[in-house]
Predicted 3D model of a 475-nucleotide part of an RNA (small-subunit ribosomal RNA, 3' major domain) from a metagenome. It matches the Rfam family "Bacterial small subunit ribosomal RNA".
Context: one part of a larger RNA
RNA sequence: UGACGGGGACCCGCACAAGCGGUGGAGCAUGUGGUUUAAUUCGAAGCAACGCGAAGAACCUUACCUGCUCUUGACAUCUCCCUGACCGGCAAGUAAUGUUGCCUUUCCUUCGGGACAGGGAUGACAGGUGGUGCAUGGUUGUCGUCAGCUCGUGUCGUGAGAUGUUGGGUUAAGUCCCGCAACGAGCGCAACCCCUAUCUUUAGUAGCCAGCGGUCAGGCCGGGCACUCUAGAGAGACUGCCAGGGAUAACCUGGAGGAAGGUGGGGAUGACGUCAAAUCAUCAUGCCCCUUAUGAGCAGGGCUACACACGUGCUACAAUGGCGUAAACAAAGGGAGGCAGAACCGCGAGGUCGAGCAAGUCCCAAAAUAACGUCUCAGUUCGGAUUGUAGUCUGCAACUCGACUACAUGAAGCUGGAAUCGCUAGUAAUCGCGAAUCAGAAUGUCGCGGUGAAUACGUUCCCGGGUCUUGUACA
Repeated sequence: UGACGGGGACCCGCACAAGCGGUGGAGCAUGUGGUUUAAUUCGAAGCAACGCGAAGAACCUUACCUGCUCUUGACAUCUCCCUGACCGGCAAGUAAUGUUGCCUUUCCUUCGGGACAGGGAUGACAGGUGGUGCAUGGUUGUCGUCAGCUCGUGUCGUGAGAUGUUGGGUUAAGUCCCGCAACGAGCGCAACCCCUAUCUUUAGUAGCCAGCGGUCAGGCCGGGCACUCUAGAGAGACUGCCAGGGAUAACCUGGAGGAAGGUGGGGAUGACGUCAAAUCAUCAUGCCCCUUAUGAGCAGGGCUACACACGUGCUACAAUGGCGUAAACAAAGGGAGGCAGAACCGCGAGGUCGAGCAAGUCCCAAAAUAACGUCUCAGUUCGGAUUGUAGUCUGCAACUCGACUACAUGAAGCUGGAAUCGCUAGUAAUCGCGAAUCAGAAUGUCGCGGUGAAUACGUUCCCGGGUCUUGUACA
C1' cells in the first nucleotide's frame, strides 16, 4: 500500500421489512447429471452451467456408431502427358455413393500453338468440428451502470509511498459548494443519440357526414384536409418563478403555472481492473499429432434410450369458475417458389376454386371482457395425461422419430414439507397477437398491445456494494 475481521462510524440496492403472485407436491414439455448403449457427438459447472451454444436433430444438419467405398483426394495453387470437352440423355449394377458402358457435344489461331474444361501421372501439398482457451488474437460473461480508477508538476517522507482523491455539507453520481500544500488534467458520472408523453407548422390515393351533395348504404362517389393518423421541421422543462430552511453556498422541502417538475418514463452506452472466468466447435492462429487416415463419400442407426436425481417452464386442482349462444374493442409485424378473402365440400384438421395484394390500398387477423342461458361443490359438465380406432397436412420418405383433427378412453391432481424465487406502476398478475429460425415441427426466445392491483412503518437483522477509520499469525 492492499486484502481480510462473527472491529467501529456513515450510506445505498426488491437486500430485509410491508404486500401480491409463484417454485418446491401432480401430469406433461424442455435442459442437465447418472445409468444404459455399437453410438447415445462436443462444449457450458456456485452466484455468472442446466428452454445455455441450438433463431428450430425424420434424411440433410451431424461433428457420433455400424457397414460399404476413395486415396493429390469433397476444396486450392504449381509441373508434365492425353483428350475435346463441360453440361445433358440412356443403360447395367448397388442398400446408396462410388463403379462400368453407349450417345451427344468448344472457342481463338500467324497452324507453331494458346484459352477453357475433363481425365491421368509425379510430388510439392490439400484436408482435420484432432489436442492444448494454462501458448494466443478476437469476442463474451461477471463484480456493476457500482462510482470509482489514474496522471503531470509541486510539496512531504531515507524509502516503500503519501498528498491531490482526506475534512464540513450535498447528490442518483469523485454531482456540486465551502475549506485545505496543493494546482491542474485524463478515463468514467452527467449531457450530446434513439423511442415515448404535449403543442405548432409543412404535406395529404389511410381518416372525416366534422359541413354540403349523390348513393347499390360500403368513405362507396363528388368534394374537402378541419380532426384522427402518418413523417419531416420546430417549440417545450431550465430548480426558470414564488415561499421557507441552509453558511449569504451547493442543495433540500412546499407551491404556482404547465401535457410533462426537479434525471418526466424507457433504451443504447459498461472506466482502471478481478475471476490463468468462457470460447482452438463461429472465425483467426503458435506448437504438437493424423496423412490408403484422426482426411473424404454413401446407406442405415444414434444425438429422441430410462430404475432414478436436479434446474427451468406449461396445464391444472375449479363457481372471481367450466360449457353453450349470439355481439364489441388493439398494437407491433409478415407476405410472391408468398399471404390468401369470398363461395362450395367436410363434424373437424383441411380440401376445391382462386378475387385481391410486391401491399398506409389486399390478405394473415384477437382473446380475456360485457349480455343471456345452464351446471350447484361432486374427483364433478373440474382436470386433461394415457391408450385405441379413423383421418388431415408437410415432405423422396413420418417405423425408429413430426404436427394437427374427430370419436372413444378418461390417470395423477382437492393449493403442495423443509426451503426458495420474481416484482415498487401502466409495474406485478392476467389475456390474447406477431416475428425470427423454418418444407414441416414451440409450453422456448424476442417483441406487441388489452384488462390492471396491493404495499413500502422503517434500516435492528440476512445478502451484496461504496467511503472513512481501526487491528492483523496474510501478500